[in-house]
Molecule: transfer RNA
Organism: Candidatus Coatesiibacteriota bacterium
Order: sequence, then structure tokens, then C1' cells
RNA sequence: GCCGGGGUGGCGGAACGGCAGACGCAGGGGACUCAAAAUCCCCCGGGGGCAACCUCGUGAAGGUUCAAAUCCUUCCCUCGGCA
Repeated sequence: GCCGGGGUGGCGGAACGGCAGACGCAGGGGACUCAAAAUCCCCCGGGGGCAACCUCGUGAAGGUUCAAAUCCUUCCCUCGGCA
């Protein structure tokens, strides 16, 4: 230099172009218990707000589209192959 895989919450990891984040782990609250463990229930991205709620969010920047994590372009990081 060329070809290909990957980059999504704190972590792992899903997601036909149609509610972004299923599911698990970690974390918080509660139930149970003398107390704990186990088990069960609920919550759990960032920022703002007393709250209702608002706003942003899939490596970065653009593009296509009514609508993009998903399709296209360029770039960054990473893994593998070829030279």
C1' cells in the first nucleotide's frame, strides 16, 4: 500500500431502514430473614429542571431518506489476511 472483520450504556452483547439500547453482569431501592446468603419484585445512558418535562446520545464528519446504529462517501481507532 491492497482486501476483509469490528467500534452501540460502567462491562459483555442484541437490534428487517420504523419506540435506540433486548438479554446478561455490575450498581441502587424494596420484600423475605434474628441477621446475612440465596431467591423474588422494581429501578438503572449523559446534561438541564423542585417537578411535570426538555434536550442530546450507536468511533468522527458529511450524504441519501418522511425516517439511519443499519444504506453511501471520507476520516480515526482496532483485529486478521495479502504484498